[in-house]
């Protein structure tokens, strides 16, 4: 000097998943509990709506639903591979090209919308790089 790794903090990414006050821990970064705002979700009249469900069982969060397909198996299932609805890609719509995702999990006999009202979450996983163009709009010099 160079590659490569690891940790930190700064800057970002996916998502509702940020932020404040009090308290206690701790040298400090910080952690923990309470209890607010902000975002997010459920549940729950009338009218409406229902070819739907009542074992072929139903619903919920989420973008992640569907179809073909290898292999295993008696079957339910698993599992391989393409592909697909949808989604993401750094202020924001649109159009557009290019790389990617396209899963987990809950509820527990039961839920259509739905004002008042009631409940509940606020994690987690990731980038030393972060993809472009065209148009518009919005803030800032």
């Nucleotide at each position: 000097c160079a590659a490569a790794g690891c940790c930190a903090a700064a800057c970002g990414u996916c998502u509702a998943a940020u932020u404040u006050u009090u308290c206690g821990a701790g040298a400090g970064a910080u952690c923990g509990a309470a209890a607010g705002a902000g975002c997010g979700g459920g549940g729950g009249a009338c009218c409406c709506g229902u070819u739907c469900g009542u074992u072929a069982g139903g619903g919920g969060u989420g973008a992640a639903u569907g179809g073909a397909u290898u292999c295993g198996g008696a079957a339910g299932c698993g599992u391989u591979u393409c592909c697909u609805a949808g989604g993401g890609u750094a202020a924001c719509u649109c159009u557009u090209g290019g790389c990617c995702c396209g899963a987990a999990c809950c509820c527990g006999a039961c839920a259509g919308c739905u004002a008042a009202c009631c409940c509940c979450g606020u994690a987690g996983a990731c980038g030393c790089a972060g993809c472009g163009a065209g148009a518009g709009u919005c803030g800032g010099g």
A computed fold for a 141-nucleotide RNA, annotated as c-di-AMP riboswitch aptamer (ydaO/yuaA leader). Model confidence (mean pLDDT): 77 of 100. The sequence is in RNAcentral, with records from Ribocentre. Of the family's consensus pairs, 96% are formed in the model.